[in-house]
A computed fold for a 127-nucleotide RNA from Oscillibacter sp., annotated as SAM riboswitch aptamer (S box leader).

């Protein structure tokens, strides 16, 4: 590093070493000298595996302790909104016509919302 398959809106931090980063990619958003990431101690949550007196318990193994996996990335449906572009109408004219206004039907944009897919993160299992 590949494949399978379950979960992912809950929940849980302090100390000390050190000192500028880091939230997986991008992009946005936001943490960070009132200490970033990492290392070490102690703590803590959780209940996949394990085990046990088995609706449970939290003793081994993992794993985890800003913000939904921080949101989004590609689609689907929905509604709001604007642009075009088509019918109609309405107004306006001697009589017509562009454009404004109004309904309509469609194309495509941006957003809010739902779905699902994609990546990705743990655990179990294979290869």
């Nucleotide at each position: 590093a590949c494949c399978u398959u379950a979960u992912c809106a809950a929940g849980a931090g302090u100390g000390g070493u050190u000192g500028a980063g880091g939230g997986a990619u991008c992009g946005g958003c936001c943490c960070g000298a009132u200490g970033a990431a990492a290392c070490c101690a102690c703590g803590g949550c959780a209940a996949c595996c394990u085990g046990c007196a088995a609706g449970g318990c939290a003793a081994g193994g993992u794993g985890c302790c800003a913000a939904a996996u921080c949101c989004g990335a590609c689609g689907u449906a929905u509604g709001c909104u604007g642009a075009g572009c088509g019918c109609g109408g309405a107004a306006g004219u001697g009589a017509u016509a562009u454009c404004c206004c109004c309904g309509c039907g469609u194309u495509c944009g941006u957003c809010c919302u739902u779905c699902g897919a994609c990546a990705g993160a743990u655990g179990a299992g294979g290869a």